The RNA shown here (transfer RNA) has 84 nucleotides and comes from a Selenomonadaceae bacterium. Its Rfam family is "tRNA". It was read from a public genome assembly. The coordinates come from a structure-prediction model, not an experiment, and the mean pLDDT is 81.
[in-house]
RNA sequence: GCCGGGGUGGCGGAACUGGCAGACGCAAGGGACUUAAAAUCCCUCGAGGGCAACCUCGUAUCGGUUCGAUUCCGAUUCUCGGCA
Numbered sequence: 001g002c003c004g005g006g007g008u009g010g011c012g013g014a015a016c017u018g019g020c021a022g023a024c025g026c027a028a029g030g031g032a033c034u035u036a037a038a039a040u041c042c043c044u045c046g047a048g049g050g051c052a053a054c055c056u057c058g059u060a061u062c063g064g065u066u067c068g069a070u071u072c073c074g075a076u077u078c079u080c081g082g083c084a
Base pairs, nucleotide, nucleotide: 001083002082003081004080005079006078007077010026011025012024019067028044029043030042031041032040046057047056048055049054060076061075062074063073064072
């Protein structure tokens, strides 16, 4: 230099032929149970704003296509593998 895979919450990791973003697990917080604990069970768990209902933003970065993009297209960046 060329070719291919990958980048999604605090961490791992789904969402496939565009249609509610974060399933599931781990971690964390609250509660139940217990004399107390462990185990188990229930709830919560991206960011900002709001008293709340709710609103806006958010899939490496920046653009494009589209009514609608994690998904398709272009450029850039980081990483892994292959070829030279």
The organism belongs to Selenomonadaceae, within Bacteria.